[in-house]
C1' cells in the first nucleotide's frame, strides 16, 4: 500500500437489518437482612451511542470522511 472486523453506562455485551423513553449482568451507591461482615433480597442513579457531515417524518442501526484498536495480504 490492499482488504476485513470493531467502537454502546465505570467494566463486560444486547438492541430481532431504521420506528416509539437506548436494555442486562458486574461493580460502586442507598436500604432491608444479621451482634457483625460476607452472600442473599429491594430501590434509585448513570449515556454527546468514537469524531464530523449526509439521507430519511424518524438513525446505535444506512451512506461519506476521519480518528482509535484487532486480523489477514504484499
Nucleotide at each position: 500500500g490492499g482488504g476485513c472486523c470493531c467502537a454502546u453506562a465505570g467494566c463486560u455485551c444486547a438492541a430481532u437489518u431504521g420506528g416509539u423513553c437506548a436494555g442486562a449482568g458486574c461493580c460502586a451507591c442507598c436500604g432491608g437482612c444479621u451482634c457483625a461482615u460476607a452472600a442473599c433480597c429491594g430501590g434509585a442513579a448513570g449515556g454527546u451511542u468514537c469524531c464530523a457531515g449526509g439521507u430519511u417524518c424518524a438513525a446505535u442501526u444506512c451512506c461519506u470522511g476521519g480518528u482509535g484498536g484487532g486480523c489477514c495480504c504484499a